Source information
A computed fold for a 92-nucleotide RNA from a bovine gut metagenome, annotated as SAM riboswitch aptamer (S box leader). It matches the Rfam family "SAM riboswitch aptamer (S box leader)". From the family's description: The SAM riboswitch is found upstream of a number of genes which code for proteins involved in methionine or cysteine biosynthesis in Gram-positive bacteria. Its mean pLDDT, the model's own confidence on a scale to 100, is 86.
RNA sequence: CUUAUCAAGAGCGACGGAGGGACGGGCCCUGUGAAGUCCGGCAACCUGCAUUUGCAAGGUGCCAAUUCCCGCAGCAUCAGCUGAAAGAUGAG
Numbered sequence: 001c002u003u004a005u006c007a008a009g010a011g012c013g014a015c016g017g018a019g020g021g022a023c024g025g026g027c028c029c030u031g032u033g034a035a036g037u038c039c040g041g042c043a044a045c046c047u048g049c050a051u052u053u054g055c056a057a058g059g060u061g062c063c064a065a066u067u068c069c070c071g072c073a074g075c076a077u078c079a080g081c082u083g084a085a086a087g088a089u090g091a092g
Base pairs, nucleotide, nucleotide: 001092002091003090004089005088006087011039013038014037015036019029020028021027023071024070025069026068040063041062042061045059046058047056048055049054067086072083073082074081075080
């Protein structure tokens, strides 16, 4: 850079000790313990085996809140809806 997906799913475990939710603004989570590591789990993009739809789970990924919401554009009196952008992940 190209492309697919992002409304589902996943621990009341151990260590650890204060932060975390990409960025800005909100709004949240957190000592009834954050990040991180280990274990555990979810899912099934690649992969393997069967074959058109299944089984497995080797490589990634993921495990508060829709990608937590808004951030640009269109419609709308509002509420809100739709689509981008940005971001994340896989594959190339």